Predicted 3D model of a 350-nucleotide part of an RNA (small-subunit ribosomal RNA, central domain) from an uncultured bacterium.
Context: one part of a larger RNA
RNA sequence: CUGGGCGUAAAGCGCGCGUAGGUGGUCUUUCAAGUCGAAUGUGAAAUUUCACGGCUUAACCGGGAAGGGUCAUUCGAUACUGUUGGACUAGAGAGCGGCAGGGGGAAGCGGAAUUCCCGGUGUAGUAGUGAAAUGCGUAGAUAUCGGGAGGAACACCAGUGGCGAAGGCGGCUUUCUGGACGACAACUGACGCUGAGGCGCGAAAGCGUGGGGAGCAAACAGGAUUAGAUACCCUGGUAGUCCACGCCGUAAACGAUGGAUACUAGGUGUAGGAGGUAUCGACCCCUUCUGUACCGGAGUUAACACAAUAAGUAUCCCACCUGGGGAGUACGGCCGCAAGGUUGAAACUC
Numbered sequence: 001c002u003g004g005g006c007g008u009a010a011a012g013c014g015c016g017c018g019u020a021g022g023u024g025g026u027c028u029u030u031c032a033a034g035u036c037g038a039a040u041g042u043g044a045a046a047u048u049u050c051a052c053g054g055c056u057u058a059a060c061c062g063g064g065a066a067g068g069g070u071c072a073u074u075c076g077a078u079a080c081u082g083u084u085g086g087a088c089u090a091g092a093g094a095g096c097g098g099c100a101g102g103g104g105g106a107a108g109c110g111g112a113a114u115u116c117c118c119g120g121u122g123u124a125g126u127a128g129u130g131a132a133a134u135g136c137g138u139a140g141a142u143a144u145c146g147g148g149a150g151g152a153a154c155a156c157c158a159g160u161g162g163c164g165a166a167g168g169c170g171g172c173u174u175u176c177u178g179g180a181c182g183a184c185a186a187c188u189g190a191c192g193c194u195g196a197g198g199c200g201c202g203a204a205a206g207c208g209u210g211g212g213g214a215g216c217a218a219a220c221a222g223g224a225u226u227a228g229a230u231a232c233c234c235u236g237g238u239a240g241u242c243c244a245c246g247c248c249g250u251a252a253a254c255g256a257u258g259g260a261u262a263c264u265a266g267g268u269g270u271a272g273g274a275g276g277u278a279u280c281g282a283c284c285c286c287u288u289c290u291g292u293a294c295c296g297g298a299g300u301u302a303a304c305a306c307a308a309u310a311a312g313u314a315u316c317c318c319a320c321c322u323g324g325g326g327a328g329u330a331c332g333g334c335c336g337c338a339a340g341g342u343u344g345a346a347a348c349u350c
Stems, first nucleotide, its partner, number of pairs: 003322003007304002012318001014201004021194003025088004031082001033081002035077007042069001048066003052062003091191001092188002095184001098181001103177007110154001115149007125136002162169002206247006215241002220236004258317006266295011299306002323350003332343004
């Protein structure tokens, strides 16, 4: 220096932005660094290979040739990579005018329901279960009607439907704001792709400070069940769940499938556009772009299956794996208020 892999066997960072680096479209020009050729020098001896010679052979020995290079210098070649200059528009970006959307932040508003409070009616039960009991109720409950308070979540619409990089996002209105898609092609002219470190985002739970607290509900208490029952079931119930600010940085963070580009049969839906035929217009029909779902051929695969949204055929870049346990542990470093996170062994053992 080199191998084989990474959906389910070990293995894709949870996701993005981006530094160094790696890599990179078409035509032309320059140089000649990489690359290629030639010559010269050198590449110790022994060893190795080839034949020759010497010990009666052999081993061994002698002299000779060959071989061995990311070497040096000189001369030359210019297809490819690189370098210099010029040009281009198919990549990328920006422009114009459209379009769909639970994309994000802030503020305001709404109705249904649960609970609680006040008042009216009304009387003995109610609640709960497999069956019960604890509980609540004659200090008037449950039920029902009227009024009020407060918090949280937004039925139907709702859809293998939409949006977002992922986490995730669902009542309505206003406001601020990000991205995608289709059409047109007047602009820039390779500005691209990936991305070690780095920076940012990141469900739930948890933590800090201050609020809030209706329902639900770890812990906890009681009632049941049971041989027991530190559970499953029931009655209660505190953190928490909610808000603001600040931490934490992890998940079966999953498509268990990194990103980008190109190519490779079809079929059926669905969402958002654009165009065509037709028409008074719309629907239907046809074509096309983007997303999404199912089926399926070649191909791939250990099989299952994947199959233009590839796990197919190729190229570029990054991460990761290398028998099971010990162990995602110990030690140390870094981060954290803590909980802990991250990096991450060995002995020993099979």
RNAcentral holds the full RNA, with entries from ENA and SILVA. The coordinates come from a structure-prediction model, not an experiment, and the mean pLDDT is 87.